[in-house]
């Protein structure tokens, strides 16, 4: 120095909910708030869940979206004990 790992320290993010706002909707944004998080930083590549439309006796299907705090993956990063 790097990797693994996660004690300490300095900090960071922000669930549910409420208010406002955007969206047909899933949901997004801002403020308050704090359930939690060592990547709860970023990315829609794979799976998954959800929404809208279409199709359909029904299920499956097809198209377009949402979710990164569902999982996997990619990538960047603070600190340095055992």
């Nucleotide at each position: 120095u790097g990797a693994g790992c996660g004690a300490a320290a300095a900090g960071g993010c922000a669930a549910a909910g409420u208010c406002a706002u955007c969206g047909u909707g899933a949901g997004g944004u801002g403020a308050c708030g704090a359930c939690g998080c060592a990547a709860a930083g970023c990315c829609a590549c794979g799976g998954g869940u959800c929404u809208u439309g279409u199709a359909c006796u029904g299920c499956a299907g097809c198209a377009a979206g949402a979710c990164a705090g569902c999982c996997g993956g990619g990538u960047u990063g603070c600190c340095g004990a055992a």

Predicted 3D model of an 82-nucleotide RNA (c-di-GMP-I riboswitch aptamer) from a Synergistales bacterium. Lineage of the source: Bacteria > Thermotogati > Synergistota > Synergistia > Synergistales. The model forms 95% of the base pairs in the Rfam consensus. It was read from a public genome assembly, where an Rfam model found it. The coordinates come from a structure-prediction model, not an experiment, and the mean pLDDT is 87. Its Rfam family is "c-di-GMP-I riboswitch aptamer". Its family is annotated with cyclic-di-GMP binding in the Gene Ontology.